[in-house]
Context: one part of a larger RNA
């Protein structure tokens, strides 16, 4: 000087407390351990691994296993030789890769195209994240981390950065052997909340006319859209305070003291993560640790854990009205209306739309009726049968529909998690990936709470100080 203390003082955070809803019990989804396996590819491991890489494993993907086949190679450059021989299609053999035959005719013939050969080389999701770059997590959006000059100290170092107030903040003020400065904080950026101006179609409809319907004429007010502005700054008033910074209350205002949300992550810590995104040193393989293909596996199942979704019901289930009210998105190998067929998943046919125009699209919780507290009209696992869709192909191993079947489960031990407001809880909608496959993820809106006395305690953090046999 740091680090640490079941030392001290001060302060903060859904840290506790006050509340609301969960997890831990059930069956199921998913990830992981373990076990099994020819293989169950690899990585991730307290917080900071475990619905994580994976925004989507039937083949492919695929890295693993089995069998079959290749060796200058699936891919790149160079060299030599030959050329009418390419790809594709058809036939035969085969599980396919591939082989043979036929057809075919691109490009080139000055060989840029193809085949064969030779070796230089290619290739490696092989190893090392403890050789690395890049990227990322975390402490933590915590308020810290430093430097120049000066001063003090023999020196390591100190001072500044401490102290008194104050703040979300090393934020600001005051004091001060310090005076300044940098990276952080804040602001500048995006979005949301109010208003104005401009603009008026594909969006809007107050007045006039018209219609089944903003449908049409019309209108430019309103809504909305999207470009530019205004607005909030402790600016004003009162009080407190050191006459400061600031704090408390009030006015006006759509909004008040950082208005709400996002992006933004200092010096560094964990030899943290990643050699399997990519790049890369070294090591290793080179008729195989490379490359092709078939089938299988990654989906196994005594068990154990994490994370979700569904429930155990009446604040509910079911039915009806085919009755209301969103936002944000996506659409051409696409979204696909109306119509017809089917109980339904879906099918037929095809209008419109590269979309403020058309479509996905039905929003659902809501409202009305019924059930009458039961393992039930709760719950839906499991299993049987019959179908639908995608796709070369749903046996291993997809999703969906109908009929039947109807398990556990009556609110969950010790323990433990999230959340302070348009939040929790609850309700549906969309998107990426994607042929198909969503209870996951990322978004969107609807309905919409309770509680916070307080900082003694638990956890984490900041700062001052003290002890130390630790560095």
């Nucleotide at each position: 000087u740091g680090a640490c203390g079941g030392g001290c003082a001060c302060c903060c955070g859904c840290a506790c407390a006050a509340g609301c809803g969960g997890u831990g019990g059930a069956g199921c989804a998913u990830g992981c351990u373990g076990u099994u396996u020819a293989a169950u590819u690899c990585g991730a491991a307290g917080a900071u691994a475990c619905g994580c890489g994976a925004a989507g494993a039937a083949c492919c993907u695929u890295a693993c296993c089995u069998a079959g086949a290749c060796u200058u190679g699936a891919c790149a450059u160079c060299c030599c030789u030959g050329g009418c021989a390419a790809a594709g299609c058809u036939a035969u053999a085969g599980a396919a890769a591939u082989a043979u035959a036929g057809u075919g005719g691109a490009g080139g013939u000055u060989a840029c195209c193809c085949a064969g050969g030779u070796g230089a080389c290619a290739g490696g999701u092989g190893g090392u994240g403890c050789a690395u770059g890049g990227u990322u997590g975390u402490c933590g959006u915590c308020a810290g981390c430093u430097c120049g000059u000066g001063u003090c100290g023999u020196g390591a170092g100190a001072u500044g950065u401490u102290c008194g107030g104050u703040u979300a903040a090393g934020u600001c003020c005051g004091c001060u052997a310090a005076c300044g400065a940098g990276c952080g904080c804040a602001a500048c950026c995006c979005u949301u909340a109010u208003c104005c101006u401009u603009a008026g179609u594909u969006g809007c409809u107050a007045a006039c006319a018209u219609u089944u319907a903003g449908u049409u004429g019309a209108g430019a007010a309103c809504c909305c859209u999207a470009a530019g502005g205004a607005g909030a700054c402790u600016g004003c008033c009162g009080g407190u305070g050191a006459c400061a910074a600031a704090c408390c209350g009030g006015a006006g205002g759509a909004a008040g003291g950082u208005g709400g949300g996002g992006a933004u992550g200092a010096c560094g810590u964990c030899a943290a993560a990643u050699c399997a995104u990519c790049a890369u040193g070294c090591c290793c393989c080179u008729u195989a640790u490379g490359a092709c293909c078939u089938g299988g596996g990654c989906u196994a199942c005594a068990c154990a854990c994490g994370u979700a979704a569904u429930a155990c019901a009446a604040u509910g289930g079911c039915g009806g009205u085919c009755a209301a009210c969103a936002a944000a998105g996506g659409g051409a190998u696409g979204c696909g209306a109306a119509g017809c067929c089917g109980c339904g998943a879906g099918g037929c046919a095809g209008a419109g739309c590269g979309a403020a125009c058309c479509c996905c699209a039905a929003a659902a919780a809501g409202c009305c009726g019924u059930c009458c507290c039961a393992g039930u009209u709760c719950g839906g696992a499991u299993c049987g049968c019959a179908g639908g869709c995608u796709g070369c192909a749903a046996c291993c191993c997809g999703c969906c529909u109908g009929c039947g079947u109807g398990a556990a489960g009556u609110c969950g031990g010790a323990a433990u998690c999230g959340c302070u407001a348009g939040u929790a809880a609850u309700c549906g909608c969309g998107g990426a990936u994607c042929a198909g496959c969503a209870u996951g993820c990322c978004g969107c809106g609807g309905u919409g709470a309770a509680u916070a006395c307080g900082u003694u305690c638990c956890c984490g953090g900041g700062c001052c100080u003290u002890g130390u046999a630790c560095a």
Small-subunit ribosomal RNA, 3' major domain from Bacteroides gallinaceum, 471 nucleotides, folded computationally.
The source organism's lineage runs through Bacteria, Pseudomonadati, Bacteroidia, Bacteroidaceae and Bacteroides.